[in-house]
RNA sequence: GAGUUUGAUCCUGGCUCAGAACGAACGCUGGCGGCGUGCCUAACACAUGCAAGUCGAACGAGAAUGUUCCUUCGGGAACUAGUACAGUGGCAAACGGGUGAGUAAUACAUGGGUAAUCUGCCUUUGACCCUGGAAUAACUCUCUGAAAAGAGAGCUAAUACCGGAUAAGACCACUGAUCAUAAGAUCAGCGGUAAAAGAGGGCCUCUCCUUGGAAGCUCUCAGUCAAAGAUGAGCCCGUGCAGCAUUAGCUAGUUGGUAGGGUAAAGGCCUACCAAGGCAACGAUGGUUAGCCGACCUGAGAGGGCGAACGGCCACACUGGGACUGAGAUACGGCCCAGACUCCUACGGGAGGCAGCAGUGGGGAAUAUUGCGCAAUGGGGGAAACCCUGACGCAGCGACGCCGUGUGGGUGAUGAAGGCCUUCGGGUCGUAAAGCCCUGUCAGGUAGGACGAAAAUGUUCAAGGUUAAUACCCUUGAGCCAUGACGGUACCAUCAGAGGAAGCCCCGGCUAACCCUGUGCCAGCAGCCGCGGUAAUACAGGGGGGGCUAGCGUUGUUCGGAUUUACUGGGCGUAAAGAGCACGUAGGCUGUUAGAUAAGUUAGACGUGAAAUGCUGUGGCUCAACCACAGACCUGCGUUUAAAACUGUUUAACUAGAGUACUGGAGAGGGAAACGGAAUUCCUAAUGUAGCGGUGAAAUGCGUAGAUAUUAGGAGGAACACCAGCGGCGAAGGCGGUUUCCUGGACAGAUACUGACGCUGAGGUGCGAAAGCCAGGGGAGCAAACGGGAUUAGAUACCCCGGUAGUCCUGGCCGUAAACGAUGUUCACUAGGUGUGGGAAGUAUAAAUUCUUUCCGUGUCGUAGCUAACGCAUUAAGUGAACCGCCUGGGGAGUACGUUCGCAAGAAUGAAACUCAAAGGAAUUGACGGGGGCCCGCACAAGCGGUGGAGCAUGUGGUUUAAUUCGACGCAACGCGAAGAACCUUACCGGGGUUUGAAAUAUGCCGGCUCGCCCUGGAAACAGGGCUUUAUCCCUUCGGGGAUACGGAUUCACAGGUGCUGCAUGGCUGUCGUCAGCUCGUGUCGUGAGGUGUUGGGUUAAGUCCCGCAACGAGCGCAACCCUUAUCCUUAGUUGCCAGCGCGUAAUGGCGGGAACUUUAAAGGAGACUGCCGGUGUUAAGCCGGAGGAAGGUGGGGAUGACGUCAAGUCCUCAUGGCCCUUAUAUCCAGGGCUACACACGUGCUACAAUGGUGACUACAAAGAGUCGCAAGAUCGUGAGAUGGAGCUAAUCUCAAAAAAGUCAUCUCAGUUCGGAUUGCAGUCUGCAACUCGGCUGCAUGAAGUUGGAAUCGCUAGUAAUCGUAGAUCAGCGUGCUACGGUGAAUACGUUCCCGGGCCUUGUACACACCGCCCGUCACACCAUGGAAGUCGGCUGUACCAGAAGUCGUUGUGCCAACCUUUUAGGAGGCAGGCGCCCAAGGUAUGAUCGAUGAUUGGGGUGAAGUCGUAACAAGGUAACC
Repeated sequence: GAGUUUGAUCCUGGCUCAGAACGAACGCUGGCGGCGUGCCUAACACAUGCAAGUCGAACGAGAAUGUUCCUUCGGGAACUAGUACAGUGGCAAACGGGUGAGUAAUACAUGGGUAAUCUGCCUUUGACCCUGGAAUAACUCUCUGAAAAGAGAGCUAAUACCGGAUAAGACCACUGAUCAUAAGAUCAGCGGUAAAAGAGGGCCUCUCCUUGGAAGCUCUCAGUCAAAGAUGAGCCCGUGCAGCAUUAGCUAGUUGGUAGGGUAAAGGCCUACCAAGGCAACGAUGGUUAGCCGACCUGAGAGGGCGAACGGCCACACUGGGACUGAGAUACGGCCCAGACUCCUACGGGAGGCAGCAGUGGGGAAUAUUGCGCAAUGGGGGAAACCCUGACGCAGCGACGCCGUGUGGGUGAUGAAGGCCUUCGGGUCGUAAAGCCCUGUCAGGUAGGACGAAAAUGUUCAAGGUUAAUACCCUUGAGCCAUGACGGUACCAUCAGAGGAAGCCCCGGCUAACCCUGUGCCAGCAGCCGCGGUAAUACAGGGGGGGCUAGCGUUGUUCGGAUUUACUGGGCGUAAAGAGCACGUAGGCUGUUAGAUAAGUUAGACGUGAAAUGCUGUGGCUCAACCACAGACCUGCGUUUAAAACUGUUUAACUAGAGUACUGGAGAGGGAAACGGAAUUCCUAAUGUAGCGGUGAAAUGCGUAGAUAUUAGGAGGAACACCAGCGGCGAAGGCGGUUUCCUGGACAGAUACUGACGCUGAGGUGCGAAAGCCAGGGGAGCAAACGGGAUUAGAUACCCCGGUAGUCCUGGCCGUAAACGAUGUUCACUAGGUGUGGGAAGUAUAAAUUCUUUCCGUGUCGUAGCUAACGCAUUAAGUGAACCGCCUGGGGAGUACGUUCGCAAGAAUGAAACUCAAAGGAAUUGACGGGGGCCCGCACAAGCGGUGGAGCAUGUGGUUUAAUUCGACGCAACGCGAAGAACCUUACCGGGGUUUGAAAUAUGCCGGCUCGCCCUGGAAACAGGGCUUUAUCCCUUCGGGGAUACGGAUUCACAGGUGCUGCAUGGCUGUCGUCAGCUCGUGUCGUGAGGUGUUGGGUUAAGUCCCGCAACGAGCGCAACCCUUAUCCUUAGUUGCCAGCGCGUAAUGGCGGGAACUUUAAAGGAGACUGCCGGUGUUAAGCCGGAGGAAGGUGGGGAUGACGUCAAGUCCUCAUGGCCCUUAUAUCCAGGGCUACACACGUGCUACAAUGGUGACUACAAAGAGUCGCAAGAUCGUGAGAUGGAGCUAAUCUCAAAAAAGUCAUCUCAGUUCGGAUUGCAGUCUGCAACUCGGCUGCAUGAAGUUGGAAUCGCUAGUAAUCGUAGAUCAGCGUGCUACGGUGAAUACGUUCCCGGGCCUUGUACACACCGCCCGUCACACCAUGGAAGUCGGCUGUACCAGAAGUCGUUGUGCCAACCUUUUAGGAGGCAGGCGCCCAAGGUAUGAUCGAUGAUUGGGGUGAAGUCGUAACAAGGUAACC
């Protein structure tokens, strides 16, 4: 920096990612080289080999083999050889190498101290190196043992061991002097104590023998005593160095002193005695974890993590204990003991210690060769040569890491083939390949071939030193000889040839990179968000692309991002977070002035801060990694010098902070006592009678044994109306009748005094509502629990009737609350306006009182500022200072365990496992509310008529069926698609057929058509057979050829599908709703989502209009424009009309004629606009009333349906993506089914009758339809209808009769002269055909039904109701649908309620939006966890037993070479053995603590659509919460 909480927003906050790193591991892949690096686990066990020896110039002894010679063939001699092996002795073995178990300080780092110490080898200096002695290994002999090993006797040497002498100096004691820092140091004197070893080379100057040697001299090395240095080590001190307080007290050698012991050395290090101390909240003690550091990784830094490799220190060496030797060890490759384990064994006893280098087993995700060499560097021994060295140098293995390099370069477009995609045109892989031209790194072959190696040594020469010396020896210089594991390696030359050398991960967002196919919540992916349920850029494969590259990914870990522990650099009103409040200890902070000081602070210098690393520069490997050199660092510590502002300390002062004294008023401040009235209840008495009480409605309850009501009197307890007020007081909790007493605090005023006495406050102490607890009282009312009555599906509740603790008092506990202003205390500063309480001063007034100013409280509004916003705003959440408390994702959980407190209830402190990717705050827009306000609608109300009951029709569900095709399902499916299923339709079922197909396009072949007819089988489709006919056009060499249409068989593309998906879609439609809404541009407000406009005041049917307004305008809707209807006018008169004129008839516009009227057809026009008047309203919009008018406020009706909602409906109208079928899910045929029928529902028809039925007679419409048709008059039939066919392509003819109405008659309240179902018979019409399954007619039959429960529907005027008519579809068929006219009502007070809708506002935990969200028990599965009788184990305390090895002490009657003596021995000194102290392992008893496990039990978490309820979110239906 990004992703992720939301519909969206801002914030808080967690989770996750991108980076770097690694001793890594795993998966896939793997050309070369260089430099590094490689058991992080079992400090588990180890076979085998090697890792520490060396010195003959310290010492004694001393082979074999082999060769040669001799030989008596048995052997001997010489050389090998003074060699090997071994021994005595010296030095080394305490270094080097490994590991990190232990250790939170006997460690480490840094800086000091040692006047409290040691230091082999090395360097320098000084002084010496004299003289004696006694042994012992090796060896020989004997013996024991399996072995390891050991015993005895005897011999021998030394630089082994032991005496004596000497002592410059050292050490010890004493004396004196000087110095000093407390312990001390130095100097002088006197006394005492302690040394030694030789070896090698050379020489003859001196002495002796004398070729030459010895003494001797000399040199070198070694030895002794001292002094000093260097190096190394010991001890002590300051500071730093993990986490737990759910570890708070620890300590008897403990703290100190005196004396002694011990050590190289201070010291309780040890012992005795004395004192009673010492450590600890600045974290003692006790658990846990851990080697520490330089460094390393990360980070801008500060920090955080880490302590592999390299370097320093420490610790350890199978586990535990112990000492010896030594300069040094309490000793990795030494010793003793105990223990575990392993091995050998003759069973008696022995041996061993890879955390050295290799290597093995084991563990593990995981870590190498039983390699070469001492050539280099370093180490040990040696005089040296030299020997030893798994230190080290090299090589081997591993892409484990870093670095370098290659796998080729150029050219090459028919953009090849092929793959993939495609909109079928093409695109892409792609200059990529091929082809052509080149190059030659690496690998390979051949040839050459290093640096590292020049020192020491040796040798030659020269110079110098030493010496008697030209000798020896030493030093320096020059020359020469020899020496390489790596390695025939690096490197160089050359040969050939593009030849041998590319993979891994990713492609939804974060995050660079997209398409196809497969799959179908499956298989799978996933770091987070999340993908996958038939069109997946997220799974799998392919193509393409992106990234890195001999690697690439994954996993793990660390830091970063994370300012997410905040020192740098965060917060706490509501997100997590202010302790309930105060007092106060430690601590932190602290007013003004001056002086002193120099601890902090600042500056300089000096020392140190190892090297390596890191940084900068330069250089060396061809570059780089790597390496070398130089520099700057190492931010620290110490010493010292200086400064004196600030902090500290100290001295002296001050008064502004703080406090004291005085005066005054205010107050439910606290405690104690006394008193008062109203009310409730109870008791007594009286009056009085049937109810009272209670609720939504009731009931329980009380009452005829007299209630309630009323009156009087009495008892008792509790609380104090009005005043009373965002008024007062108090630290908070809290405090309210009146009076008295005691008492705290605050405030105001004006002076005086003290002189910083202050603020905060971890622990601590006190106070602390209600409830609760203990003891004793009290008890009127109220009232948990409990009882009863209701409510309810239930009701352990809400409501009602009762009612006990309790509420009250006294004393004692508890110590918590949403103890809230959700806001810690204190101080200072920063605009105001306006209330209110207390005080003071001033002004005005005669006064009450008003006004002004000011101090202290308490409210409200508001500027700057702050805030995520809301909001806060001199009473801060602003700006600063001081101190305290608290927070760090949600859940688990304020839970568990532990501890403290409490009588108990419980309180305080306070986790983890596990789980989720959120949880949360504020604000926004919606939606919703059994929230509020305003308004509308046949929404209710007021009416009229229905449905629901009957029969039938029709549709649906269900059932049935071979099939009962499919769709539609609340409103908004159900007389719906269907404006019409006997066949057809038809999609369904069973049966019979066809397969390029019934119809389409195209290809090649054949034919010559097409068309028509007949026969056979069959239910038909179809199959088989036969007859007939011989097309049109063009060209022509007249032979023929081609084309078109058509037919046949056949081929290949394809056709076809009412198959699936309406949740892939278009189009169309329904619905909210003909509701009045839905938006945009610019501006403006807000961090933003968004707001404003569109809200407000009026008004309207209307977001209709007016006014106002940070808005101004605009769009889609509303309205209007359109059609129709109602009035009139103009134009026009036929098929319509007929006033006037004429003709004619029984009569009729029948005829001539007319164009007036009616009417009709259109085409145009008028008219209605709140235009006029009055009232009202804001002078507006408008509303009310009126006039005129055919019509009046949208005149009536229609068409017209905003943004959107419902994944609404339709793939079966049509179109269409994808999928599926292709001798079938296609297609043809006949038959059946869609018409079934116990039942349920919707929509209708007909009725139940007298406002009626029946019969007869008489009127009045509109709108339609008609040549495949409507059909008149006439005739026949009871009738449906038939015969027949005038007229009509329609204002002409026909359907056509309108019906209700009216008049007359009859029926007389019945299951009827109502009602017509059902059934029988007989007909008629349509049609190929009325059986399943049509309509109609006649005769007969004559069911239910007497007005319909709960519930429910329509309608506000030419409407409902009622009456008939026509049409579409249609051969025929409707009670349905659509249209038409006739007759023609009733009611609307009104908006409380039901339903739906609109606007504003409010709440919200909803946003899939209340059909929402969501809580708890129970049941099931899984997971982690607490308790638990116990069981097992680790670590550890205390007491006791025990006591190996060993030091020390003591004893030492046994034993002993050196020295002494008076010598069969004694002494000095010592050894074995014994004893004692200490003490490891072990044992017993009893605790503490940690862990594992445990029948069972408790809660918790997570799970698919389980069960029961409905607690919370809206007034959540009883406001919620503590």